[in-house]
RNA sequence: AAUCUGUUUCAGGGCGAGGUGAAAGUCCUCACCGGCGGUGAUUGAUCCGAUGAUCAUAAGUCCGCGAACCUAUCUAUAGGCCGAACAGGUGUGAAUCCUGUACCGACGGUUAAAGUCCGGAUGAAAGAAACGAAGA
Numbered sequence: 001a002a003u004c005u006g007u008u009u010c011a012g013g014g015c016g017a018g019g020u021g022a023a024a025g026u027c028c029u030c031a032c033c034g035g036c037g038g039u040g041a042u043u044g045a046u047c048c049g050a051u052g053a054u055c056a057u058a059a060g061u062c063c064g065c066g067a068a069c070c071u072a073u074c075u076a077u078a079g080g081c082c083g084a085a086c087a088g089g090u091g092u093g094a095a096u097c098c099u100g101u102a103c104c105g106a107c108g109g110u111u112a113a114a115g116u117c118c119g120g121a122u123g124a125a126a127g128a129a130a131c132g133a134a135g136a
Base pairs, nucleotide, nucleotide: 006131007130008129009128010127016030017029018028019027031116032115033105034104035065036064037063038062043056044055045054046053047052060103061102069080070079071078072077085101086100087099088098089097107119108118109117
C1' cells in the first nucleotide's frame, strides 16, 4: 500500500404570494426543492525555478445505484418495474462550463386531483467517516 472482516456514528430538500371555490400548501398563475457512487475543461488552497503535482469542490434530466412500487413466497430472499434536455456560446475537446428556454419527481390519506401537507418512517438504505483485529 492493497484485499478480507468487525464495531460505532452519520446518511433528503422544498408552497411564500395571488386567483377560483362551501372546501385546495392537492386545481390555475408565479414561487420553491434536488439522495449516493462515477465521469468532468469549474472554482479554491498548498507545493514547485518551470512544465506541473497534491488536496478539496463541481450533473435532478450522461453512466450506475438506493428507496418506493408490483409479483412470487419459506417473510427472507428472488424476479420485475424504475422519471426528465434541448438550443446557442467558448474551445483541440463540453450530456458536466457559460447563456437561454424547457422538462421530471413512489405508495396510502385528504371536504378537491399533492415532488413541497399527513402517514408507513424514532423505519430501511445506496453509501460516507472513524476506530480496531487477522492473514498474505
Molecule: FMN riboswitch aptamer (RFN element)
Organism: Lentihominibacter hominis